[in-house]
Molecule: Bacterial large signal recognition particle RNA
Organism: Solirubrobacteraceae bacterium
RNA sequence: CCGUGCUAGGCGGGGUGCUAGCGGUGCCCUGUACCCGCAAUCCGCUAUAGCGGGGCUGAAUCCCCUCCAGAGGGGCACAGGCCCUGGGGUCAGCGCCGGUCCUGUGGCGUUGAUGGCUCGGUCCCGUUGCGAUGGAGGUCCGUGAACCAGGUCAGGUCCGGAAGGAAGCAGCCUUAAGCGAUCGCCUUCAGGCGCGGCGGGAGCGCCGAGUCGGAGCAGUCAGGAUCAGGCCGCGCCCCAGGUACCGGCCACGAAGGAGGGUGCACGG
Numbered sequence: 001c002c003g004u005g006c007u008a009g010g011c012g013g014g015g016u017g018c019u020a021g022c023g024g025u026g027c028c029c030u031g032u033a034c035c036c037g038c039a040a041u042c043c044g045c046u047a048u049a050g051c052g053g054g055g056c057u058g059a060a061u062c063c064c065c066u067c068c069a070g071a072g073g074g075g076c077a078c079a080g081g082c083c084c085u086g087g088g089g090u091c092a093g094c095g096c097c098g099g100u101c102c103u104g105u106g107g108c109g110u111u112g113a114u115g116g117c118u119c120g121g122u123c124c125c126g127u128u129g130c131g132a133u134g135g136a137g138g139u140c141c142g143u144g145a146a147c148c149a150g151g152u153c154a155g156g157u158c159c160g161g162a163a164g165g166a167a168g169c170a171g172c173c174u175u176a177a178g179c180g181a182u183c184g185c186c187u188u189c190a191g192g193c194g195c196g197g198c199g200g201g202a203g204c205g206c207c208g209a210g211u212c213g214g215a216g217c218a219g220u221c222a223g224g225a226u227c228a229g230g231c232c233g234c235g236c237c238c239c240a241g242g243u244a245c246c247g248g249c250c251a252c253g254a255a256g257g258a259g260g261g262u263g264c265a266c267g268g
Base pairs, nucleotide, nucleotide: 001268002267003266004265005264006263009057010056011055012030013029014028015027016026020046021045022044023043024042034054035053036052037051038050063261064260065259066258067257068256072252074250075249076248078247080246081245083242084241085240086239087238088237089236090235093234094233095232096229098227099226100225101224102223103222104221107217108216115212116211117210118209119208120207121206122205123201124200125199126198127197128196129195130194131193133190134189135188136187137186138185139184141180142179143178149174150173151172152171157166158165159164
């Protein structure tokens, strides 16, 4: 160096989840790399970390180590960004509100504008009239007495020789006390009812009347200018919390690539 036969090893790996931890079944990513049984209210193990049974390959393209790579998922609120929320600031940012001026437009006004004066109303209190409402009483109507209300008193009872008289239950009628319903009527009481009268008070504003006076007045439809207001709504700034969305950081890490390493026996 070659041939033959064996053995170690290999026959997927990773992430996540669960777990004291390690694997597996599960989910996900790579990728094609044996079979059977067990297994998520779990199954089997103990840092030598699946258990049990069987099969193929086999010292190198296939096994082991190191490095490069990088699918993928996981973590971290990083003086970062986006977004959300809270607090603070800013009007020398915008909107918004108010005043003044100008322009256009439209209205009222010598049948009298703005304004002044007087009077009154609106406002508050007291008092009162009427009404409504509610309460109470009365009236009207009805009912209503075994006997201790009345009238009439059948039957029966009593007095009488008789004629006739007497008391009187039931029943009927009328009523007293009492009981009762609706409306109406009368009287009275009440006030978070309504409309008025009278008196007192208040008085900025608004409305009305009279009078003086004699030419302006005010509105909101729009635009512009200016002054002032205040974080009300936005914008901007600062601080804080949240959000794995963007960027960043941290490990893990498959396929792939490169380099290196590694048995035994026999024979030639």